[in-house]
RNA sequence: GAUUAUCCGUUGGGGUGCCCUGCAAGGGGCUGAGAGGCGAUGCGCCAACCCAUCGAACCUGAUCCGGGUCAUGCCGGCGGAGGGAACGGAUAGGCGGCGCUG
Numbered sequence: 001g002a003u004u005a006u007c008c009g010u011u012g013g014g015g016u017g018c019c020c021u022g023c024a025a026g027g028g029g030c031u032g033a034g035a036g037g038c039g040a041u042g043c044g045c046c047a048a049c050c051c052a053u054c055g056a057a058c059c060u061g062a063u064c065c066g067g068g069u070c071a072u073g074c075c076g077g078c079g080g081a082g083g084g085a086a087c088g089g090a091u092a093g094g095c096g097g098c099g100c101u102g
Base pairs, nucleotide, nucleotide: 001095003093004092005091006090007089008088009087010086011052012051013050014049017030018029019028020027021026036046037045038044039043058083059082060081064077065076066075067074
């Protein structure tokens, strides 16, 4: 000097579905890290959770295809497809260069 891993700080990105019951509010159940709260409500804000180029967090394709379920991105394909949000510090490992010494 560049690089790998982990941690910390700040900043930013993202999603919030399905079924049953109920006039509604609400209550119960399924998967998951996360299915939440408030409001002036086709949106906004906050919280938790996840992710930040090492990028499958998340979006498009998609009113997609196959399987399964009471039902649903529930599982797999799609996916060596496309898009997608960062800086700093610390520790440790190895690599390269320079100087000194043996």
A computed fold for a 102-nucleotide RNA from Falsirhodobacter flavus, annotated as TPP riboswitch aptamer (THI element). Lineage of the source: Bacteria > Pseudomonadati > Pseudomonadota > Rhodobacterales > Falsirhodobacter. The prediction has a mean pLDDT of 78. It was read from a public genome assembly, where an Rfam model found it. It matches the Rfam family "TPP riboswitch aptamer (THI element)". From the family's description: Vitamin B(1) in its active form thiamin pyrophosphate (TPP) is an essential coenzyme that is synthesised by coupling of pyrimidine and thiazole moieties in bacteria. Gene Ontology term of the family: thiamine pyrophosphate binding.